[in-house]
The RNA shown here (c-di-GMP-I riboswitch aptamer) has 86 nucleotides and comes from Clostridium aciditolerans. The sequence is in RNAcentral, with records from Rfam. Its mean pLDDT, the model's own confidence on a scale to 100, is 83. The model forms 95% of the base pairs in the Rfam consensus.
RNA sequence: CGCCGAUAAUAGCAAACUAUACGAAAGUAUAGGACGCAAAGCUAUAGGGCCUUACAGUUUGUACUGUGUGGCAGCCAGUUACCGAA
Numbered sequence: 001c002g003c004c005g006a007u008a009a010u011a012g013c014a015a016a017c018u019a020u021a022c023g024a025a026a027g028u029a030u031a032g033g034a035c036g037c038a039a040a041g042c043u044a045u046a047g048g049g050c051c052u053u054a055c056a057g058u059u060u061g062u063a064c065u066g067u068g069u070g071g072c073a074g075c076c077a078g079u080u081a082c083c084g085a086a
Stems, first nucleotide, its partner, number of pairs: 004084002012037002017032006035074001041079003047076002049072003053068006
């Protein structure tokens, strides 16, 4: 330095749910709350995937496809980083 990840140390994040606000929705923000997380830090027009919605096409269809809209980083990925037992 790389891989790796302890019933180690230090520090950290915060699912569901509830309240309020924003949004057409997906979802987001704040507060409460902890299911979990060794990157649950960051990156969403130029990696994939998923969700939402408008239009068009197909269709028995609430489904599928295409082009857009908005979103998800706690789906994979990319990237940076703390600690150091085996």